Record summary: This is a predicted structure of a 73-nucleotide RNA (transfer RNA) from Pseudolabrys sp. Its Rfam family is "tRNA". From the family's description: Transfer RNA (tRNA) molecules are approximately 80 nucleotides in length. Its mean pLDDT, the model's own confidence on a scale to 100, is 82.
[in-house]
């Protein structure tokens, strides 16, 4: 310089063929306990990496930027 693969909640990660944005754990309230852990129930948390574009509708399809990781030179 070319390729290839990732980028989604505070971590680790699902998300099928374009139509609800989620899951454990974590954090916060409340009952259970003497307390602490444990548990029940409830609750906040999101720029889907940044832009464009297609399309009635984009995390999801295209394209171009940034970062990670890897191969080849």
């Nucleotide at each position: 310089g070319g390729g290839g693969c990732c980028g989604u909640a505070g971590c680790u990660c699902a998300g099928c063929u374009g139509g609800g944005a989620g899951a454990g754990c974590g954090c916060c309230u409340c009952g259970u306990u003497c307390g602490c852990a444990a548990u029940g129930a409830g609750g906040a948390g999101g720029u889907c990496a940044g832009g464009g574009g297609u399309u009635c509708a984009a995390a999801u399809c295209c394209c171009c930027u940034c970062g990670g990781c890897u191969c080849c030179a």